Notes:
c-di-GMP-I riboswitch aptamer from Rubrobacter marinus, 77 nucleotides, folded computationally. Taxonomically the source falls in Rubrobacter (Bacteria, Bacillati, Rubrobacteria, Rubrobacteraceae).
RNA sequence: GGACGACAAAGGCAAACCCGCCGCGAGGCGGGGGCGCAAAGCCAGGGGCCUCGAGACGAGGCAGCCCGGCUACCGAA
Numbered sequence: 001g002g003a004c005g006a007c008a009a010a011g012g013c014a015a016a017c018c019c020g021c022c023g024c025g026a027g028g029c030g031g032g033g034g035c036g037c038a039a040a041g042c043c044a045g046g047g048g049c050c051u052c053g054a055g056a057c058g059a060g061g062c063a064g065c066c067c068g069g070c071u072a073c074c075g076a077a
Stems, first nucleotide, its partner, number of pairs: 004075002012037002017032006035064001041070003045067003048062005
């Protein structure tokens, strides 16, 4: 340095639900709240799911569904 992930240490994030706001909607933001997470940090590139649309090779959304890419704290086996 890389891989790896502990009955380690310091921390971090924040599901469902509730309140407020934005949005046709999926959903997003803030506050509360913790189910969990060793990348539950970032990226919509691939697949998948969801929404709008009469439909379309259309327009959106989900990174805590999977794959992939980039970055990263600690240091036992």